[in-house]
Notes
A computed fold for a 77-nucleotide RNA from a Rhodospirillaceae bacterium, annotated as transfer RNA. Rfam family: tRNA. Its family is annotated with triplet codon-amino acid adaptor activity in the Gene Ontology. The sequence is in RNAcentral, with records from ENA. The source organism's lineage runs through Bacteria, Pseudomonadati, Pseudomonadota, Alphaproteobacteria and Rhodospirillaceae.
RNA sequence: CGGGGCGUAGCUCAGCCUGGUAGAGCGCUUGCUUCGGGAGCAAGAGGCCGCAGAUUCGAAUUCUGUCGCCCCGACCA
Numbered sequence: 001c002g003g004g005g006c007g008u009a010g011c012u013c014a015g016c017c018u019g020g021u022a023g024a025g026c027g028c029u030u031g032c033u034u035c036g037g038g039a040g041c042a043a044g045a046g047g048c049c050g051c052a053g054a055u056u057c058g059a060a061u062u063c064u065g066u067c068g069c070c071c072c073g074a075c076c077a
Stems, first nucleotide, its partner, number of pairs: 001073007010026004020057001028044005050066005
């Protein structure tokens, strides 16, 4: 320098192909239960999808640029 993959809730990951109200598990909070804790049950909070721009009535999803991490190749030594 060129190519590819990944980036979404506190954590691990779906959802992208085929644009249409952002989800699961674990964790967290509250309540019930218990002498208390754990377990169990019920309810709840929590992210505008790495960043910026474009297309569109509508973008996590499509396009462009860019940042971070990882892998491959090339070049130099």